[in-house]
Context: one part of a larger RNA
RNA sequence: UGACGGGGGCCCGCACAAGCGGUGGAGUAUGUGGCUCAAUUCGAUGCAACGCGAAGAACCUUACCUGGAUUUGACAUGUACCGUGAAAGCCGAUGAAAGUCGGUGACGGCCCGAAAGGGUGCUGGGGGUACACAGGUGCUGCAUGGCUGUCGUCAGCUCGUGCCGUGAGGUGUUCGGUUAAGUCCGGUAACGAGCGCAACCCCUAUGUCCUGUUGCGAAGGCCGCAAGGCACUGCACUCUGGACAGACUGCUCUGUUUCAACGGAGAGGAAGGUGGGGAUGACGUCAAGUCCGUAUGGCCCUUACAUCCAGGGCUGCACACGUACUACAAUGCACGGUACAGAGGGACGCAAGACCGCGAGGUGGAGCAAAUCCCAAAAACCGUGCUCAGUUCAGAUCGUAGGCUGCAACUCGCCUACGUGAAGCUGGAAUCGCUAGUAAUGGCGCAUCAGCUACGGCGCCGUGAAUACGUUCCCGGGCCUUGUACA
Numbered sequence: 001u002g003a004c005g006g007g008g009g010c011c012c013g014c015a016c017a018a019g020c021g022g023u024g025g026a027g028u029a030u031g032u033g034g035c036u037c038a039a040u041u042c043g044a045u046g047c048a049a050c051g052c053g054a055a056g057a058a059c060c061u062u063a064c065c066u067g068g069a070u071u072u073g074a075c076a077u078g079u080a081c082c083g084u085g086a087a088a089g090c091c092g093a094u095g096a097a098a099g100u101c102g103g104u105g106a107c108g109g110c111c112c113g114a115a116a117g118g119g120u121g122c123u124g125g126g127g128g129u130a131c132a133c134a135g136g137u138g139c140u141g142c143a144u145g146g147c148u149g150u151c152g153u154c155a156g157c158u159c160g161u162g163c164c165g166u167g168a169g170g171u172g173u174u175c176g177g178u179u180a181a182g183u184c185c186g187g188u189a190a191c192g193a194g195c196g197c198a199a200c201c202c203c204u205a206u207g208u209c210c211u212g213u214u215g216c217g218a219a220g221g222c223c224g225c226a227a228g229g230c231a232c233u234g235c236a237c238u239c240u241g242g243a244c245a246g247a248c249u250g251c252u253c254u255g256u257u258u259c260a261a262c263g264g265a266g267a268g269g270a271a272g273g274u275g276g277g278g279a280u281g282a283c284g285u286c287a288a289g290u291c292c293g294u295a296u297g298g299c300c301c302u303u304a305c306a307u308c309c310a311g312g313g314c315u316g317c318a319c320a321c322g323u324a325c326u327a328c329a330a331u332g333c334a335c336g337g338u339a340c341a342g343a344g345g346g347a348c349g350c351a352a353g354a355c356c357g358c359g360a361g362g363u364g365g366a367g368c369a370a371a372u373c374c375c376a377a378a379a380a381c382c383g384u385g386c387u388c389a390g391u392u393c394a395g396a397u398c399g400u401a402g403g404c405u406g407c408a409a410c411u412c413g414c415c416u417a418c419g420u421g422a423a424g425c426u427g428g429a430a431u432c433g434c435u436a437g438u439a440a441u442g443g444c445g446c447a448u449c450a451g452c453u454a455c456g457g458c459g460c461c462g463u464g465a466a467u468a469c470g471u472u473c474c475c476g477g478g479c480c481u482u483g484u485a486c487a
Stems, first nucleotide, its partner, number of pairs: 001487002003484003007481007015471002019434005026326008034317002042053002064312007073133001077132006089104006107124002109120004135301002138299003144295001146290003149286001151284001156195006162171003175186003201278004206245005212239001215235002219233001221230003248272001251266005328427001332386006344375003349368002354363003393424001398419007440463007
């Protein structure tokens, strides 16, 4: 000087407390451990691994296993030599395919020539042989770059000059207030400065101006009992998306006062004290993670640790754990009626009305490269039934019959109908999330993608709470101080 303390002081954070909803019990989905296996590819392992890499494992992917093949190679560049009718394509044999074998199969340039045609291996392209080399998801993340997680969006981390100290170093950065903040003020052997904080950026909440189609519809017209529809004048309104305004403790009162910073209350205002959300992550820590994204040093393999193919495996199942979904019901379930979104996607695409089917779906194809057309809401609300029961709860499992995608659904896809109707009556010790348009709850969209094991991930809107006395305690963190046999 740090680090540490079941030392002290001050202060924060859904850290506790106060609340609401869960997890831990059940079934299933998914990841992991373990076991098994020819293989169950590899990595990730307290927080910070375990719905993680994987935003799509039937083949492919695929790295694993078994078997069958290839060896200048699936891919790149170059050199030397050998052919010139060579490869691809097509046909045949063999084969599970890959491959192997056989047949067939335009050369283009240049020169001669009017053309037909002929010549030429110096050249383009292709083939073969040989050699340099290719290739490796082989090892080392403790050789690395890059990227990432974490402490932590915590308020810290430093420098120049000066001053102090023999020196390590200190001071500044401590102190008194204050703040979300090393934020600001005052004081001060310090005076300044940098990286962080904040602001500048994006979205959102209000208004003004401009814009007016594909959007809108106030008045007038036509139709209609009405809801509404149509045409049209139009751009008022909603909205689209561009510019600007607006919030700054600016104003009032007040507290502490150092006639500071700041705190409290209020006015006005769409919004008030960082308005809400995002992006943004200092010096560093964990030899944290990644050589299987790519790059890359070294080491290793080179008729194999490379490459191609078929089939299998990654989906195995006594068990254990994590993360989710669905439930255990009446604030519910079933049936019928009926209303209201936002953000997205759409051409090898989205697909309306219509028709067929109980349904998944099929036929068909209007419209739409989309503010125009399509995908396209549910909970809520109204009515009826059920009356507390393992039930008209719950839906696992299994059987049968179908649908869809795709060469192909046996291993191993999703969906539908009928039948079947398991566990489960609110979950031990323990443990998680959340402070407001949040939790809880309802649906919708997208990426990946032929299809899909999505109940995952990332977004969007609808409905919409409770509670916070407080900081003694648990956890994590910041500053000062103290002790130390630790560095």
Molecule: small-subunit ribosomal RNA, 3' major domain
Organism: metagenome